Model confidence (mean pLDDT): 77 of 100. Predicted 3D model of a 102-nucleotide RNA (TPP riboswitch aptamer (THI element)) from an Alphaproteobacteria bacterium. Its Rfam family is "TPP riboswitch aptamer (THI element)". Rfam describes the family as follows. Vitamin B(1) in its active form thiamin pyrophosphate (TPP) is an essential coenzyme that is synthesised by coupling of pyrimidine and thiazole moieties in bacteria.

[in-house]
RNA sequence: CCGUUCCGUCAGGGGUGCUCCGUCGCGGGGCUGAGAGGACGAGGUCCAACCCUUCAAGCUGAUCUGGGUAAUACCAGCGGAGCGAGACCGAAUGUUCUCAGG
Numbered sequence: 001c002c003g004u005u006c007c008g009u010c011a012g013g014g015g016u017g018c019u020c021c022g023u024c025g026c027g028g029g030g031c032u033g034a035g036a037g038g039a040c041g042a043g044g045u046c047c048a049a050c051c052c053u054u055c056a057a058g059c060u061g062a063u064c065u066g067g068g069u070a071a072u073a074c075c076a077g078c079g080g081a082g083c084g085a086g087a088c089c090g091a092a093u094g095u096u097c098u099c100a101g102g
Base pairs, nucleotide, nucleotide: 002094003093004092005091006090008088009087010086011053012052013051014050017031018030019029020028021027022026037047038046039045040044058083059082060081064077065076066075067074
């Protein structure tokens, strides 16, 4: 110097479902999950929490196909598919190179 890991700072990306009841503008329960929240000027925006930043969260295909569930979830296919958001400081460590000493 470079690589890797970790901490910190700032920045960015993402999802918010299924179901039951009610007095159905809304409110109250159940299920899975890290996360299913709130507000508003509302086919979106902002904020909070959570996850992720290329060893990738998530999206598309998908109102998909088979299994499974109360229904989502979940498993498999699709899938060696396509898309997809980073900079810096510090510490530790590894290799190589260089210099000095023995």